[in-house]
RNA sequence: UUCUUAUCAAGAAAGACCGAGGGAUAGGGCCCUUUGACGUCUUAGCAACCUUGUAACAGCCUGGUGCUAAUUCCCUUCCGGAACCAACUUUGUCCGGAGAAGAUAAGAA
Numbered sequence: 001u002u003c004u005u006a007u008c009a010a011g012a013a014a015g016a017c018c019g020a021g022g023g024a025u026a027g028g029g030c031c032c033u034u035u036g037a038c039g040u041c042u043u044a045g046c047a048a049c050c051u052u053g054u055a056a057c058a059g060c061c062u063g064g065u066g067c068u069a070a071u072u073c074c075c076u077u078c079c080g081g082a083a084c085c086a087a088c089u090u091u092g093u094c095c096g097g098a099g100a101a102g103a104u105a106a107g108a109a
Base pairs, nucleotide, nucleotide: 001109002108003107004106005105006104007103008102013043014042015041016040017039021032022031023030026076027075028074029073044068045067046066049064050063053060072101077098078097079096080095081094082093
């Protein structure tokens, strides 16, 4: 890097350094940010994918990851439904499902 499987509505922040953008990518929306975001480090915490121990399938213990604004922040593609309309079509609004993309873990090449 690629493939397979599983999960993604819950949960969990302080300090130091840095200094202007950041929220994966493209567009749109919305939001965070000089009251210092993002990032790095330390400490703490959350969770329970793999793992050790045990009678135990129990986060209870050991170790490896992961995570700690907003649903994976929301939309984009497809399908179904609702409201609106005398009716039809299109667009738009709302709700639900699937997909794509992405993230993380475990395994394989």
Molecule: SAM riboswitch aptamer (S box leader)
Organism: Botryobacter ruber